[in-house]
């Protein structure tokens, strides 16, 4: 200074205030809030993640059968965890500038797993003091 590998650290934000009712941060006005790569600076262009679901394949546990040197092995189920692949998985439009922008700049829209609640939740609570794309910095090898 590259890749492999390896180690460390990081790695999500957000219902002021009002109405309604016994009850609502859940309805209704009305606020607010926006993960990571690429790309003209993007929640809504292209991919990724994370919840769910299906296989693979591995490792425990528990039961059940076989076999046997009686310690176990194999073999079937169900069950957890974890690898790796797949399924699922929301929303954008005008003007302008420009060479290039669905990204900027003005305007005007739009979306948001799952479970749980005294009343329905992107915003409360709970799986999560968990997972995580990636970012950053060492470290080793080489040259």
């Nucleotide at each position: 200074u590259u890749c492999c590998c390896c180690c460390u650290g990081c790695g999500g934000g957000g219902u002021u205030g009002g109405g309604u009712g016994a009850a609502a941060u859940u309805c209704c006005c009305g606020a607010c809030c926006g993960g990571c790569g690429g790309u003209a600076c993007a929640g809504c262009c292209c991919g990724c993640g994370a919840a769910c679901c299906c296989c693979u394949c591995g490792c425990c546990a528990c039961u059940c059968g076989u076999u046997c040197u009686c310690g176990a092995a194999c073999g079937a189920a169900c069950g957890g965890c974890g690898u790796g692949g797949g399924g699922c998985c929301g929303a954008u439009c005008c003007g302008g500038u420009g060479a290039g922008a669905c990204u900027c700049c003005g305007g005007a829209g739009c979306c948001g797993a799952c479970g749980g609640u005294g009343a329905c939740a992107g915003u409360c609570c709970g799986g999560a003091u968990g997972g995580g794309a990636g970012c950053a910095g060492g470290g080793c090898c080489a040259c």
FMN riboswitch aptamer (RFN element) from an Actinomycetota bacterium, 143 nucleotides, folded computationally. Of the family's consensus pairs, 100% are formed in the model. Its Rfam family is "FMN riboswitch aptamer (RFN element)". Gene Ontology term of the family: FMN binding. The sequence was found by an Rfam model in a public genome assembly. Its mean pLDDT, the model's own confidence on a scale to 100, is 84.